Notes:
Small-subunit ribosomal RNA, central domain from an uncultured bacterium, 352 nucleotides, folded computationally. Model confidence (mean pLDDT): 85 of 100. RNAcentral holds the full RNA, with entries from ENA and SILVA.
[in-house]
Context: one part of a larger RNA
RNA sequence: CUGGGUGUAAAGGGAGCGUAAACGGUACGCCAAGUCUGAAGUGAAAUUGCCGCAGCUUAACUGCGGAACUGCUUUGGAAACUGGCGGGCUGGAAGUGCGGGAGAGGCAGGGCGGAAUUCCUAGUGUAGCGGUGAAAUGCGUAGAUAUUAGGAGGAACACCAGUGGCGAAGGCGGCCUGCUGGACGGUGACUGACGCUGAGGCUCGAAAGCGUGGGGAGCAAACAGGAUUAGAUACCCUGGUAGUCCACGCCGUAAACGAUGAAUACUAGGUGUCGGCGGGCAAAGCCCGCCGGUGCCGCAGCAAACGCAGUAAGUAUUCCACCUGGGGAGUACGUUCGCAAGAAUGAAACUC
Numbered sequence: 001c002u003g004g005g006u007g008u009a010a011a012g013g014g015a016g017c018g019u020a021a022a023c024g025g026u027a028c029g030c031c032a033a034g035u036c037u038g039a040a041g042u043g044a045a046a047u048u049g050c051c052g053c054a055g056c057u058u059a060a061c062u063g064c065g066g067a068a069c070u071g072c073u074u075u076g077g078a079a080a081c082u083g084g085c086g087g088g089c090u091g092g093a094a095g096u097g098c099g100g101g102a103g104a105g106g107c108a109g110g111g112c113g114g115a116a117u118u119c120c121u122a123g124u125g126u127a128g129c130g131g132u133g134a135a136a137u138g139c140g141u142a143g144a145u146a147u148u149a150g151g152a153g154g155a156a157c158a159c160c161a162g163u164g165g166c167g168a169a170g171g172c173g174g175c176c177u178g179c180u181g182g183a184c185g186g187u188g189a190c191u192g193a194c195g196c197u198g199a200g201g202c203u204c205g206a207a208a209g210c211g212u213g214g215g216g217a218g219c220a221a222a223c224a225g226g227a228u229u230a231g232a233u234a235c236c237c238u239g240g241u242a243g244u245c246c247a248c249g250c251c252g253u254a255a256a257c258g259a260u261g262a263a264u265a266c267u268a269g270g271u272g273u274c275g276g277c278g279g280g281c282a283a284a285g286c287c288c289g290c291c292g293g294u295g296c297c298g299c300a301g302c303a304a305a306c307g308c309a310g311u312a313a314g315u316a317u318u319c320c321a322c323c324u325g326g327g328g329a330g331u332a333c334g335u336u337c338g339c340a341a342g343a344a345u346g347a348a349a350c351u352c
Stems, first nucleotide, its partner, number of pairs: 004323003007306002012320001014204004021197001023195001025089002028086004033082002035078008050066006092194001094191003097187002100184001105180003109177004113157001118152007128139002165172002209250006218244002223239004261319006269297013301308002325352003334345004
């Protein structure tokens, strides 16, 4: 390399958009590049293989003839398939159009709210509070804890809440409002294959971290103290700074997981739930059906097994990515990116 694979054994890119490129619905006409077919030329000879002869007594060997040389070029033809061109079709898909309902979808948007913690001020009040397995550090007669009233400030939004919803993924949850994206169901009016995948590329991308400037209630790496212990650079306790929050700019990684790439078609059933629609009945309810999501169980089939099973890990097709024994190693070197931290790409010697 091929073959074979990628849920858990090595292996799906964190996610999307999209360039080149690969692949691509249905009927017809034309062309003839691929394809098929006829002919001609060429494909040196020898060699190899096969067949038939001939010559050395035979054979090996040698000679003669055929075949072959699967190819290339030219030319005549065929038109099913691929391709090209042309004008069509509506079933795919999309833009739509019309008229709908659902939703924590997004935004540096704007405004508002209550509960709680902490702090401050004042009142009541007196000796404890706090914390633990038990304690101690700590706080408190300079009046704490508790309780009442007022105020400040930051962060998060209890109940509702649900294998509920939305989003490509990361992710998204108080209420009102502004701007804005997508999906879905109904209709079947318009366009007419406009599609699918997607190397590079571009964009998004939790937390932590970084830069500048704000903010800082609670929590809390580091740090300090108290315990525990043989020790305790921990687990437990009392404190506590970065950080967590906001603005702008970086970083680009995660068990970024469904450890399962995207798209299309097909392949028994049963039972929940969410959104929409149609129909029926004795109508606050219930039943039947259709489409789209999201769960559970289960047949065939698949699978090493576990399990998956119309949301496939089944049956097929298209495209991309990735794997090839363990360690060395996601390391070294080089390169690109980054303020840095580091990220991306990514070996070998050696060893088992």